RNAcentral holds the full RNA, with entries from SILVA. A computed fold for a 528-nucleotide part of an RNA from Limacina bulimoides, annotated as small-subunit ribosomal RNA, 5' domain. It matches the Rfam family "Bacterial small subunit ribosomal RNA". The coordinates come from a structure-prediction model, not an experiment, and the mean pLDDT is 80.

[in-house]
Context: one part of a larger RNA
Formats: sequence, structure tokens, C1' cells
RNA sequence: GGAUUAACGCUGGCGGCAUGCCUAAUACAUGCAAGUCGUACGAGAAUAGCUUGCUAUUCUAGUGGCGAACGGGUGAGUAACACGUAUUCAAUCUACCUUUAAGUUGGGGAUAACUAGUGGAAACAUUAGCUAAUACCGAAUAACACAUUAAACCGCAUGGUUUUUUGUUGAAAGAUGCCUUUAAAGCAUCGCUUUUAGAUGAGAGUGCGGCGCAUUAGCUAGUUGGUGGGGUAAAGGCCUACCAAGGCAACGAUGCGUAGCUGGUCUGAGAGGAUGAACAGCCACAUUGGGACUGAGACACGGCCCAAACUCCUACGGGAGGCUGCAGUAGGGAAUUUUCCACAAUGGGCGAAAGCCUGAUGGAGCAAUGCCGCGUGUGUGAUGACGGCCCUCUGGGUUGUAAAGCACUGUUGUAAAUGAAAAAAAACACGGAUAGGAAAUGAUCUGUGCUUGAUGUUAAUUUACCAGAAAGACACGGCAAACUAUGUGCCAGCAGCCGCGGUAAUACAUAGGUGUCGAGCGUUAUCC
Repeated sequence: GGAUUAACGCUGGCGGCAUGCCUAAUACAUGCAAGUCGUACGAGAAUAGCUUGCUAUUCUAGUGGCGAACGGGUGAGUAACACGUAUUCAAUCUACCUUUAAGUUGGGGAUAACUAGUGGAAACAUUAGCUAAUACCGAAUAACACAUUAAACCGCAUGGUUUUUUGUUGAAAGAUGCCUUUAAAGCAUCGCUUUUAGAUGAGAGUGCGGCGCAUUAGCUAGUUGGUGGGGUAAAGGCCUACCAAGGCAACGAUGCGUAGCUGGUCUGAGAGGAUGAACAGCCACAUUGGGACUGAGACACGGCCCAAACUCCUACGGGAGGCUGCAGUAGGGAAUUUUCCACAAUGGGCGAAAGCCUGAUGGAGCAAUGCCGCGUGUGUGAUGACGGCCCUCUGGGUUGUAAAGCACUGUUGUAAAUGAAAAAAAACACGGAUAGGAAAUGAUCUGUGCUUGAUGUUAAUUUACCAGAAAGACACGGCAAACUAUGUGCCAGCAGCCGCGGUAAUACAUAGGUGUCGAGCGUUAUCC
């Protein structure tokens, strides 16, 4: 000199964009943060219409499906294939989505809700009866799936690919719409089952890389390897039985300490050094420890079980809870914000859709915390005014064109008006075209129309009014830009270093003046 998630002191006009518990991964009152689907299913309730027992709509809990493994938070642990980079999987899985091929046959038994009871303070539990499904369970049929026989081709050691033989195994019979007098059949859309390829996501192995201590020198029995078996989506001591005695280490094993890693960020001419806030990628964690269940995916922040600590309720028998989500509270601390608005946009979940949910997100609020921009007037004005300060003191110098005065301007401000600009395109309705179909519905593309804004008294523009409401902080001995007077007298005090102060202090204190920066200026802390 530069930088900071900064804090403190003095001061403080506005706007834009960012940022805001670095400490106690301490404890948490209250509210919200994950639901949705009636075009899967049965039931109940309400409302409306009237044909008075039907239709339509809405709601509620339940069965069922999908989601809840994303999004959001934190950095405790971790020195590790955790991360970064490169590479391998001939050792792997992948819901939803796209794509290939084929199918969607025929049956059965339950159960929640509900009704009637019982127990309990509650949480909740339990008995009997009834009922539905895209819930559940058999059966038939199939393969390119799995196992197996043979052949060809290829490779990377085990082997891989294609064709072929034999055997094993599936489905929702679904929903809505069109057509039809109705039903069936048919068609369309959405589903469902098996399958091919992809995409996406995940899993596993390996080379190399990034830390301090040797005042840590030896470490290791599932340890190192093999065989058989088990387990996993998958190779493997991953696990197990047996056998062998290996494996790592001065190129630093083991131990201890510290630490999330990276893209990046700060600094520096660079090499380097330091760092890992915000944003982005990966990892780990969810009161502490352990465990599995469900599922395509978890060993699961707002799921389950067990143990522990803590808090709460209790009728003492027993129960409930987990803010390292958004706000907020207490505590700790030098120190860090609102118990706000909205789903209008972007994105996500569900749904055919309308739509619902979304403390993600978009916004507003608070804070000079930072960066950037603007303003606090402009021109003229000498009697060089008054006052202050200084001096060689009837006078002069300086403050100083500074003020007053005169003439303007109106950024900003205050008040009002306009605009309802952009953020907006979808969804929806109507029409047209294309392909297919017997036709209709439907699908895709396209045109027109309609509707939707939290921010928001928005931005912006215009008009009116007034120089009015808007400047301080630090320094002035040298480093280092900027000096005099008075007071004090090694005292009081200053100080980053050198050092000032003991009676003429440009170094202390005050005043005037000056310098620097400026809505900031200094100090402290940390890094280069």
C1' cells in the first nucleotide's frame, strides 16, 4: 500500500447492487417450511336445482398411487479414494422421460373406512360384523429376461457379442372420452406387464496431487495371500471355515495434533504466500450412540425401533418432543436483521386438466457492513466589512470571493398529476392446417380472443415550490502532505518506530490557520 462476513469511537443526505451468528454442532416458547390425485376405490356430510328422489357441485376422514431420498440448513466429524484430476468396470443398478418389439386372458379370498361394543386420564389399543379397487393372491400364455446345448466372429487374462437347442417365470379383467336407443364390440387418450436401445442419476476400482510434529520408529491376527462357502445391483477378508506366514515402514509406516475438499478469493511484476464468507461442484451430519424397514433410490433433518442425556404432560398406570429449514427467544459474545408480503414470475411435487402445495424462489423491512453513483448549490460580488487569530501594533497580515448583497439553477427534497410502461408468456376458449382412422373424440402445429402483478402510493415522465432540509473525521517533529500563539514545566500528558516534555515545546493541552480523505474518517484485529 492492498484486502476483510469485521468490531469500536466521532459523524451521517439520497439511490442502485450485494452482504449480514466467524462465538455455544448451546437450549428452544409460538407460527409456518410436503403434499397432491374423485379421470384408481368404497363411504359419510353439506349446498344448489327441481321432475321429491334424482342430478350436479363442494367438503371430510379412510383404502390405493406418486412424491416425501429433491429443494432448504450446517461444517461437528473426516488426513480418507473424502476431495481434485485422469482413467477403468469384460464386476454394476437406474423410478419418472424418450425409444424398439410383444401383450393387457380367465378367476379368487380378504381388509380399512363404516356400524355395534370394550379398555384407558391421555396417547392410543382391542373384539364382533359389513364393503370396494389400478390394494392382495393363485392359474393360462411369452421372450431377445434367467439357466443351458452347439456354431461363428472378436477381444483385455477370467472372457465378450450374434445366431441356435431345451427348461423356468408376467399383466390393471383398469380409468375417461367418442360412437351407439342401451349394452357389447370398436376407436382415441392416459395407464399396466415383459422387453431393446438411450438419456439422466448413482455405485465400485486404480494412477497422481494438496499438513504440522521424528522431542511420534517400529506397526499389523481378518492382519497379508490362497481354497470352499455365504452375501451384494456389483469385483473384493465384505463376512465365514480351513491352509500358508505374510503385509506396511526413513520415498516417513504407526501415533498425536489440526482441518470439510475444490472451482475460486486476497495479495504479489511474477514465482510464491495466505485463505475456502457470499455464488457453484462434491462430501459429511441432523440432540448423542446403534439398527434395520419401505422403496428405483435412504440406513432417511420436519419416517420407524432400541439405548442415553435433557425438556414437557400425567388421574403416577403411562405418554410426548428434537429449529445444524424460515422468522423469532434465551444464552454466549466486540459482533450479525422482520415472529413481513406473494405464489404474479422462475423452478419443484401431485393431477388428464382446472388447480392445490411450495419460509425453494420472487420481493419488501432493518444495518453506511461493503462496492458504485449523486448531492449538500452555481455565477457575480472588495468597503478586501464585522468578528477571530497573528505581528515589528495611530498601522499591517491572515481567515478571504469566503460572507453579506445581486442574478440564476432545481439534481436531490416536498406536494401533486400522468402512466397504469416492462417483467407476459403460457394455461383456457374458438378457428385453420397436417398425419392417422370407417367415422367421431383425440394428437401435433398454427392463428385469433379472453384472463392473471406480491413488489406497488413501483420505475419513469411532467408540473409547482423553496438555497431552502443535507459535512464531517483525522492529522500537521522526521518517516509523511500540512505552523503559529497561549497554557504547562521530565508534571500533566503523547507515542506505529525514532523519540517529545526539566520556563521561549511547530511532538503535551487549547485556539487560530493549514493538509488529507470525504458520507464518511480514524483506531483495533487478521492476511499478503